[in-house]
């Protein structure tokens, strides 16, 4: 790096070095930063996806619950910060205050990611 599959409204920060950026890309929008950004390191934590344990169904295989002392990871402003494509609702906003979804807002999906777990 390709595929596949599950999961993304919970949850969890201090120190040390750095020294200006950061929130994946793009564009908009919001935000966070000289009261220290990104990165690294330390040492905390957090969840429970693999790994364990107990019950149950079981052809394959799956549910359910428990535990975090231990191992592989993951993650610890802000929904994946929000939006974009597309369907469906809605008459606040705009509209000769009409008709009408242009906007805003509601729900659902789609693509992207991201992280994990299975193939190549």
């Nucleotide at each position: 790096u390709c595929u596949u599959u599950a999961u993304c409204c919970c949850g969890a920060g201090u120190g040390g070095u750095g020294g200006a950026g950061g929130g994946a890309g793009u564009a908009g929008g919001c935000c966070c930063g000289a009261u220290g950004a990104a990165a690294c390191c330390a040492c905390g934590g957090c969840a429970a996806c693999c790994g364990g344990g107990u019950u149950c169904g079981u052809a394959g295989c799956g549910a359910a619950c428990c535990a975090a002392a231990u191992g592989g990871u993951g993650c610890c402003a802000a929904u994946u910060c929000c939006u974009g494509c597309c369907c469906g609702g809605c008459a606040g906003a705009c509209g000769a205050c009409g008709a009408g979804c242009u906007c805003a807002c509601c729900g659902g999906g789609a693509c992207a990611g991201a992280u994990g777990g299975g193939g190549a």